[in-house]
Context: one part of a larger RNA
RNA sequence: UUGGGUUUAAAGUGCCCGUAGGCGGUUUAGCAAGUUCUUGGUGAAAUCUGUUAGCAAACUGACAGGCAUGCCGAGAAUACUACUAGACUCGAGACUGGGAGAGGAUGAGGGUAUUCCAUGGGUAAGGGUUAAAUCUAUUAAUCCAUGGAGGACCGCCAGUGGCGAAGGCGCUCAUCUAGAACAGGUCUAACGCUGAGGGACGAAAGCGUGGGGAGCAAAACGGAUUAGAUACCCGUGUAGUCCACGCUGUAAACGUUGUCUGUUUGGUAUUGCAGUUUUCUCGUGAAAUUGCAGUGCCGGAGCGAAAGUGUUAAACAGACCACCUGGGGAGUACGUCCGCAAGGAUGAAACUU
Numbered sequence: 001u002u003g004g005g006u007u008u009a010a011a012g013u014g015c016c017c018g019u020a021g022g023c024g025g026u027u028u029a030g031c032a033a034g035u036u037c038u039u040g041g042u043g044a045a046a047u048c049u050g051u052u053a054g055c056a057a058a059c060u061g062a063c064a065g066g067c068a069u070g071c072c073g074a075g076a077a078u079a080c081u082a083c084u085a086g087a088c089u090c091g092a093g094a095c096u097g098g099g100a101g102a103g104g105a106u107g108a109g110g111g112u113a114u115u116c117c118a119u120g121g122g123u124a125a126g127g128g129u130u131a132a133a134u135c136u137a138u139u140a141a142u143c144c145a146u147g148g149a150g151g152a153c154c155g156c157c158a159g160u161g162g163c164g165a166a167g168g169c170g171c172u173c174a175u176c177u178a179g180a181a182c183a184g185g186u187c188u189a190a191c192g193c194u195g196a197g198g199g200a201c202g203a204a205a206g207c208g209u210g211g212g213g214a215g216c217a218a219a220a221c222g223g224a225u226u227a228g229a230u231a232c233c234c235g236u237g238u239a240g241u242c243c244a245c246g247c248u249g250u251a252a253a254c255g256u257u258g259u260c261u262g263u264u265u266g267g268u269a270u271u272g273c274a275g276u277u278u279u280c281u282c283g284u285g286a287a288a289u290u291g292c293a294g295u296g297c298c299g300g301a302g303c304g305a306a307a308g309u310g311u312u313a314a315a316c317a318g319a320c321c322a323c324c325u326g327g328g329g330a331g332u333a334c335g336u337c338c339g340c341a342a343g344g345a346u347g348a349a350a351c352u353u
Stems, first nucleotide, its partner, number of pairs: 004324003007307002012321001014201001016199002021194003025088006033081002035077008048065007091191001092188003095184003103177007110154002115149007125136002162169002206247006215241002220236004258320006266298014302309002326353003335346004
């Protein structure tokens, strides 16, 4: 390499869009490029097989065949693929309708709590811990009341609930904006799937410039603990956490399970839409049931080394991409590209076992 694999043994890119490429629904006609058949030429010799000559073998010959997977030409076939022209509607998309949702962006408004400040009340402790101390307090703390400032956050509702491609999204209202499901079956007519390169997005931490800074809190400093304690516990506390703009581009970015399509027993719960039936205090109500779409649990066949999975597959098949090939060295070195830096991406070998 072929092969075999990728939930947990090595292995699914963090996620989506999309270029080339690969693959592609039903049907009619044409064409004959791929494909199949016939035939001609060529495809050196040696080597190989059979027969045979040199008395046997070896070796050297002869004849026939095979090999030479091929290439070039001619003629024919038309199922499949391609191509050309046309048609179709199940895939895909558009349209219409009423609903669901923490989907995104911007703005406005609000809520409790912590902290601080002021005033009044009030007096000796408060705080903290296993126990203490550092710490705060007669310059009146802690506590109570009233008023104010400021920043962050958004209790209950809240749910194996919802939305989003993923990261992620939770006070209320408004504006702008995106997607999905359902129902209708009006329109387009294969317009599709995947996707090397490429591009957009991408938690936290970190970086740049300018703001902001209540609480929390790396670093740092004290107090304890301890043999020590560069920790765990306590008291302080700066970056940071917040906002705007820009960068970084990584995570146990996890369902450790790539995307898409079809097929294959069931039960149960729940969310959204639609239909039917019953009920009703007639409401965007309630209950039962059916269909579609999602989200969970249990479980059959099958699969699996087992754990388990099981119509949301890890079953049975197809299309395309990514990745793996003993452990360490090592996600290191070198080179290149990206980055302000931190670093990221790509990514070895010697050696060792």
Predicted 3D model of a 353-nucleotide part of an RNA (small-subunit ribosomal RNA, central domain) from a metagenome. Its Rfam family is "Bacterial small subunit ribosomal RNA". Gene Ontology terms of the family: structural constituent of ribosome and ribosome.